Model confidence (mean pLDDT): 80 of 100. Predicted 3D model of a 513-nucleotide part of an RNA (small-subunit ribosomal RNA, 5' domain) from an uncultured prokaryote. The full RNA is in RNAcentral, with records from ENA.
Context: one part of a larger RNA
RNA sequence: AUUGAACGCUGGCGGCAUGCUUAAUACAUGCAAGUCGAACGGUAACAGGUUCUUCGGAAUGCUGACGAGUGGCGGACGGGUGAGUAAUGCAUAGGAAUCUGCCCAUGUAGUGGGGGAUAACUUGGGGAAACUCAAGCUAAUACCGCAUAAUUCCUACGGGGCCUAUACUUGUAAGCUCUUGCUAUUGGAUGAGCCUAUGUCGGAUUAGUUAGUUGGUGAGGUAAAGGCCUACCAAGGCGACGAUCUAUAGCUGGUCUGAGAGGAUGAUCAGCCACACUGGAACUGAGACACGGUCCAGACUCCUACGGGAGGCAGCAGUGGGGAAUAUUGCACAAUGGGCGCAAGCCUGAUGCAGCCAUGCCGCGUGUGUGAAGAAGGCUCUAGGGUUGUAAAGCACUUUAAGCAGGGAGGAAGGCCUAAUGGUUAAUACUAUAGCUGACGUUACCUACAGAAGAAGUACCGGCUAACUCCGUGCCAGCAGCCGCGGUAAUACGGAGGGUCCGAGCGUUAAUC
Numbered sequence: 001a002u003u004g005a006a007c008g009c010u011g012g013c014g015g016c017a018u019g020c021u022u023a024a025u026a027c028a029u030g031c032a033a034g035u036c037g038a039a040c041g042g043u044a045a046c047a048g049g050u051u052c053u054u055c056g057g058a059a060u061g062c063u064g065a066c067g068a069g070u071g072g073c074g075g076a077c078g079g080g081u082g083a084g085u086a087a088u089g090c091a092u093a094g095g096a097a098u099c100u101g102c103c104c105a106u107g108u109a110g111u112g113g114g115g116g117a118u119a120a121c122u123u124g125g126g127g128a129a130a131c132u133c134a135a136g137c138u139a140a141u142a143c144c145g146c147a148u149a150a151u152u153c154c155u156a157c158g159g160g161g162c163c164u165a166u167a168c169u170u171g172u173a174a175g176c177u178c179u180u181g182c183u184a185u186u187g188g189a190u191g192a193g194c195c196u197a198u199g200u201c202g203g204a205u206u207a208g209u210u211a212g213u214u215g216g217u218g219a220g221g222u223a224a225a226g227g228c229c230u231a232c233c234a235a236g237g238c239g240a241c242g243a244u245c246u247a248u249a250g251c252u253g254g255u256c257u258g259a260g261a262g263g264a265u266g267a268u269c270a271g272c273c274a275c276a277c278u279g280g281a282a283c284u285g286a287g288a289c290a291c292g293g294u295c296c297a298g299a300c301u302c303c304u305a306c307g308g309g310a311g312g313c314a315g316c317a318g319u320g321g322g323g324a325a326u327a328u329u330g331c332a333c334a335a336u337g338g339g340c341g342c343a344a345g346c347c348u349g350a351u352g353c354a355g356c357c358a359u360g361c362c363g364c365g366u367g368u369g370u371g372a373a374g375a376a377g378g379c380u381c382u383a384g385g386g387u388u389g390u391a392a393a394g395c396a397c398u399u400u401a402a403g404c405a406g407g408g409a410g411g412a413a414g415g416c417c418u419a420a421u422g423g424u425u426a427a428u429a430c431u432a433u434a435g436c437u438g439a440c441g442u443u444a445c446c447u448a449c450a451g452a453a454g455a456a457g458u459a460c461c462g463g464c465u466a467a468c469u470c471c472g473u474g475c476c477a478g479c480a481g482c483c484g485c486g487g488u489a490a491u492a493c494g495g496a497g498g499g500u501c502c503g504a505g506c507g508u509u510a511a512u513c
Base pairs, nucleotide, nucleotide: 001512002511003510005509006508007507008506009505012364013363014362015361016360017359019356020322025320026319027318029317030316031315034073035072036071039070040069042066043065046064047063048062049060050059051058052057080275081274082273089200090199091198092197093196094195095194098192099191103188104187105186107185108184109183110182111181112146114144115143121136122135123134124133125132126131158180159179160178161177163175166173167172168171202246203245208238209237210236213235214234215233216232217231218230220228250272251271252270253269254265255264256263257262277298278297279296280295281294300311301310302309303308328354330353331352332351336350337348338347339346340345367397368396369395370394377388378387379386380385403449405447406446407445410443415437417435418434420433421432422431423430457502459500460499461498462483463482464481468497469496470495471494472493478485479484
């Protein structure tokens, strides 16, 4: 000088940050990933319409919407933690043998024609439950053939809006056009996988180690190079420039310190990696061997009708435990960002905010001027005095901040959407105007009001080191960072008066330079 600090005493306000460093210990409860009806069959609830009505109600998906279901996209991001890992990691610099959903391109070429099922639903059955079985019915952007396809193989799906009035019967179908999807392919962007070199802590009281081990050939496998895997062949590979073994440890940008070189460190923020009760495995998918998915095994907890089932906070809060020690079971999606959706919108413990804590940094305040009778009281004294001390009282002022009241409804808001009108147009596209949208929030800020009003402590005073006297004690009680102090005049112990440093803090302890 510093800290994610703790402890002791004390404590007025605000701004900005930080806040389980220990048990990767166990977790009650709530929430943390959904969304799309413009993919689909539909209609459980709500609202509206229509019809019937015995006025109780009933029927009807017709409309707004939409539970459950099929289907699509997203649950691989975001968020947490640092157990493992000493190199399958990270940092830097290169490389070639790769993939890449969504996105971009006035990209290119297509989007033809068929089929069979199945959930939902209905009926029946089993089970305490979780759930499950059988039969029947139905749709799709779900699934499967054919064509496009030439040179072997391989691909597609439709949906929505407007207009016209061609067909038929109101309204649908067809057509046209716009839009959005889908398939194949090219390039880009982004993301990811792989390889090489160099660097990356301690131990030699760890000296040898290695058999898929090192290399080759064939076959296999992967998106991709490769002993990645396998058969055969050769006998290599690494090592005192420290292999192997062992201990410790996430790495970095950075942070702290220091004149620097270095040393220490890796909280918050950012990049990478690893993990998700413990161990293992794959499935789906553009992407996972997947925190809030699946399967198996294990430990633990819970439910049970004993046959069988359910669970995983190292997400946000919160609880027990551990510990010197670390916060609210808060508000909102208004902003930023993300997922889905044409959109409206829905979801979002990401995020934005608020709450708690002097944990840190910064700012402000606890009054200002005047006031000698140098008051009283305290302490001291050579008994005169000195000191506390302009300090107080008194007098005259001020009102920051806190309080109360009012204003402000500021900025954060840019836009999205809706409706009407106008312009333009093929158009409902586009554009102009208007209206609506804030958790924080009793915001910031401004003004008025009252009254010095509610607001100072802590450590030290032998030397180092700024600051001295009295009393008590008598090698006792005690102090102490080092030197040391205390055995009857202690500036070093305890108290008092006085003083010194810092100040809403001051000391102590721990830790680093």